[in-house]
RNA sequence: GCCACUAUGGCUCAGCUGGUAGAGCGACGCAUUCGUAAUGCGUAGGUCAACGGUUCGAAUCCGUUUAGUGGCU
Numbered sequence: 001g002c003c004a005c006u007a008u009g010g011c012u013c014a015g016c017u018g019g020u021a022g023a024g025c026g027a028c029g030c031a032u033u034c035g036u037a038a039u040g041c042g043u044a045g046g047u048c049a050a051c052g053g054u055u056c057g058a059a060u061c062c063g064u065u066u067a068g069u070g071g072c073u
C1' cells in the first nucleotide's frame, strides 16, 4: 500500500432480504429469610463508532472517515 471482518445499555452478544431496539450477566427496588446468599417479581439504563446520501421510513442499503482484528504484498 491492497483486501476482508468487526464497532449495538456497565460487560458478553442477538437483531443486518428497511417499518417506532432485545436477551443473558451486572446495578437498583420489593417479596421471601432471624440475617446473608440463592430464588421470584419489577425498575432504570443504548437516538446502534462519526459524517453525508437514498427512501414516506435506515442499527439494517450506498459513500467517506475513525478505531480494532486478520490476511496479502
Stems, first nucleotide, its partner, number of pairs: 001072007010025004019056001027043005049065005